[in-house]
This is a predicted structure of a 364-nucleotide RNA (Bacterial RNase P class A) from an Ardenticatenaceae bacterium.
C1' cells in the first nucleotide's frame, strides 16, 4: 500500500417557537409546572415461550417438528464449543449430520448394458466355417462392478499372490463424548439418492389479547317436527335417548335436559358501548467472581411508550456526515413507525467508524 476474512459501535447533536400523548403536582378535560415519549430490525409471522380460556383433566391412532457429542437457556428448528464431510493458497465459511446387507421406488438422453449369478458394442483366444470362451484394453455416461504389480491361461479375470483402499468382526490406546490412531483375522469387494417414501429414536393437548373479566343498555319471538322406563327415604339414583364440551378421529370423562323442559329446521328482531387486561420484567446499565465461551452468580443503580381512526410532530437556526467545488454556495443523509409481551431466526440498509485476523507486493 493493494486484496480480503471475522467481530463490535453509530446510523444524527444542540438551541429556540409552536402543537401532541401519558404519569405525577398545582382547587382544574381548558392554565401552569415538573418527568418521559417509535427500531437495529419496530418488517416477516417461520420458531419458542410467558400469560388466558377449554378445565378438575386421561389414553390411543392421526398429524407434525427434531435428527454428531458436551454445554447454554424457562424454552427452541436458537447459541456457544468441539467431532466429522465440503470449499478456499488462508483468515475463514456451509452442513441435505441416525439408518440404503428391512422394504418399496427414481435416474432423461447416451451407451451392448444402469445395479445384479445383468450385459455383449469395438477387440482378445480356439476354429476352414458354423459356433464357443473372455469381459482385461478402447468407446458411451454424472456413475461401467476395487488399485498397482505379478502367477497363470487358448485368451482372460481376486481365479490366485503381494502390498494399498474399503467393507465386516475382534483387541489396544486418548478422550465426558462424538469420534481419532493402532494392531490381528477375512478374497467379504455388497454404486448414488431417504431436503424420496419408508424404517429407528425423540418432542408435541388445543386455540389465542380480537386471549379473558367486569359494568351499563336493549330486543321478540313465531312456525312445524321429535322426545323414557324402574327402584326409592319424594328428593333423589340407576339405565335409556337427545343435545353440549375436551378445537381432527375413537374410546374415556364431564355438563345438561327428557313435556312447566330440551334438541333440530325455516323465518324474524336487539347489541357493536364503557372500564379493565395495559407494562416493574425469564427488565435495562454499571462493577466483580466463574468459565475457551454462549453463560451464570454476587453487590449496586434506574424506571426509560401504553395510544384506541390510534400520540412521539412541524418550522427556523446552527453543528456533523458524503458528493460537487475550492470565494462563496448547492445538493444529499440509508431500511424504516410501538398496538399484549419476551428470547431467537430471517430478510432490508445511504454512509461513517473501531479491533483483531489471512495473503501478496515494496522498502528498511
Nucleotide at each position: 500500500c493493494a486484496a480480503g476474512c471475522c467481530g463490535g459501535c453509530c446510523g444524527g447533536g444542540u438551541g429556540a417557537u409552536c402543537g401532541c400523548g401519558g404519569c405525577g403536582g398545582g382547587a382544574a378535560u381548558a392554565c401552569c409546572c415538573g418527568c418521559u415519549g417509535a427500531g437495529g430490525a419496530a418488517a416477516g409471522u417461520c420458531c419458542g415461550c410467558a400469560c388466558u380460556c377449554c378445565a378438575c383433566a386421561g389414553a390411543g391412532c392421526g398429524c407434525g417438528g427434531u435428527g454428531c457429542c458436551g454445554g447454554c437457556u424457562a424454552a427452541c428448528g436458537g447459541c456457544c464449543g468441539g467431532g466429522c464431510g465440503g470449499g478456499g493458497u488462508g483468515a475463514c465459511c456451509c452442513g441435505c449430520c441416525g439408518g440404503c446387507a428391512a422394504g418399496u421406488g427414481c435416474a432423461a438422453c447416451a451407451g451392448a448394458g444402469a445395479g445384479g449369478u445383468a450385459a455383449a458394442u469395438u477387440g482378445c483366444c480356439u476354429g476352414a466355417a458354423a459356433a464357443g470362451g473372455c469381459g482385461a484394453g478402447g468407446g458411451u455416461g454424472a456413475a461401467a462392478c476395487g488399485g498397482u504389480g505379478g502367477u497363470g491361461u487358448a485368451a482372460g479375470a481376486g481365479a490366485c499372490c503381494a502390498c494399498c483402499g474399503g467393507c465386516a468382526g475382534g483387541g489396544g490406546c486418548a478422550g465426558u463424548a462424538a469420534u481419532g490412531u493402532u494392531c490381528c483375522u477375512g478374497g467379504c469387494c455388497a454404486g448414488g439418492c431417504a431436503a424420496a417414501c419408508c424404517c429407528c429414536a425423540u418432542c408435541g393437548g388445543g386455540a389465542g389479547c380480537a386471549a379473558g373479566g367486569c359494568c351499563a343498555a336493549g330486543c321478540a319471538g313465531a312456525a312445524u317436527g321429535c322426545c323414557g322406563c324402574a327402584c326409592c327415604a319424594c328428593g333423589g339414583u340407576g339405565c335409556u335417548c337427545g343435545g353440549g364440551g375436551c378445537u381432527g378421529c375413537u374410546c374415556g370423562u364431564u355438563c345438561c335436559g327428557a313435556u312447566u323442559g330440551g334438541c333440530a329446521u325455516u323465518c324474524g328482531g336487539g347489541u357493536a358501548g364503557g372500564c379493565u387486561g395495559c407494562a416493574a420484567g425469564a427488565g435495562g446499565c454499571g462493577g466483580u467472581c466463574g468459565g475457551c465461551a454462549a453463560c451464570g452468580g454476587c453487590c449496586g443503580u434506574c424506571c426509560c411508550a401504553g395510544a384506541u381512526a390510534g400520540a412521539u410532530g412541524a418550522u427556523c437556526a446552527u453543528c456533523c456526515c458524503c458528493u460537487c467545488a475550492a470565494c462563496a454556495g448547492a445538493g444529499g443523509g440509508a431500511c424504516a413507525g410501538a398496538a399484549u409481551g419476551c428470547g431467537g431466526c430471517u430478510u432490508a440498509u445511504a454512509g461513517g467508524u473501531c479491533g483483531g485476523c489471512u495473503u501478496g507486493g515494496a522498502a528498511u
Model confidence (mean pLDDT): 77 of 100. It matches the Rfam family "Bacterial RNase P class A". Rfam describes the family as follows. Ribonuclease P (RNase P) is a ubiquitous endoribonuclease, found in archaea, bacteria and eukarya as well as chloroplasts and mitochondria.